[in-house]
RNA sequence: GUCCCCGUAGUUCAAUGGAUAGAACAAGAGACUCCUAAGCUUUAGAUGGAGGUUCGAUUCCUCCCGGGGACACAA
Numbered sequence: 001g002u003c004c005c006c007g008u009a010g011u012u013c014a015a016u017g018g019a020u021a022g023a024a025c026a027a028g029a030g031a032c033u034c035c036u037a038a039g040c041u042u043u044a045g046a047u048g049g050a051g052g053u054u055c056g057a058u059u060c061c062u063c064c065c066g067g068g069g070a071c072a073c074a075a
Stems, first nucleotide, its partner, number of pairs: 001071007010025004018055001027043004048064005
């Protein structure tokens, strides 16, 4: 340099055009307990950025950013 894959909550993952973007763990609070932990109840928290297509975009298209991989970089 070319091509491919990926980017969603603090972490690991779902959702692949359509209801309020869900789950587990983690975090806060409550209740329980002599206290702590576990278990129970509950709360907050996310679509990498910009544009486009569409009635509607996490999803499709373009560019950029970031991560990973393959190939080339010989004369």

Transfer RNA from Candidatus Moranbacteria bacterium RIFOXYA1_FULL_44_7, 75 nucleotides, folded computationally. Its Rfam family is "tRNA". The family's RNA type in Rfam is transfer RNA. The sequence is in RNAcentral, with records from ENA.